RNA sequence: GACUUAUCAAGAAAGGUGGAGGGAUUUGGCCCUGAGAAACCUUAGCAACCCUUGUCGGAAACGACGUAGAAGGUGCUAACUCCAAUCCCGAUAAUAUCGGGACAGAUAAGCG
Numbered sequence: 001g002a003c004u005u006a007u008c009a010a011g012a013a014a015g016g017u018g019g020a021g022g023g024a025u026u027u028g029g030c031c032c033u034g035a036g037a038a039a040c041c042u043u044a045g046c047a048a049c050c051c052u053u054g055u056c057g058g059a060a061a062c063g064a065c066g067u068a069g070a071a072g073g074u075g076c077u078a079a080c081u082c083c084a085a086u087c088c089c090g091a092u093a094a095u096a097u098c099g100g101g102a103c104a105g106a107u108a109a110g111c112g
Base pairs, nucleotide, nucleotide: 003110004109005108006107007106008105013043014042015041016040017039021032022031023030026085027084028083029082044077045076046075049073050072051069052068054065055064056063057062081104086102087101088100089099090098091097092096
């Protein structure tokens, strides 16, 4: 990176190195940033996908469900995935507004 499934309104930052960008991509906004961006490192934290634990089902592999947990594997720690765009559907006071979905993206688990 391809595919499948699930989630995305909540939560959680300090220090060091670094030295000008950053918020995925394009466009338009709006923001963050020399009172120090990205990136890397250290420590801390959040969450609960995997995981641990329990109950039930099962011969087993394993599955379902809910409680509790946080040792380990990831992830994350400004703003809803920062907002909008393109397509579809619905509502309404209709060249618009609002809501939902698709698409895109992120993360996890599985698969090859």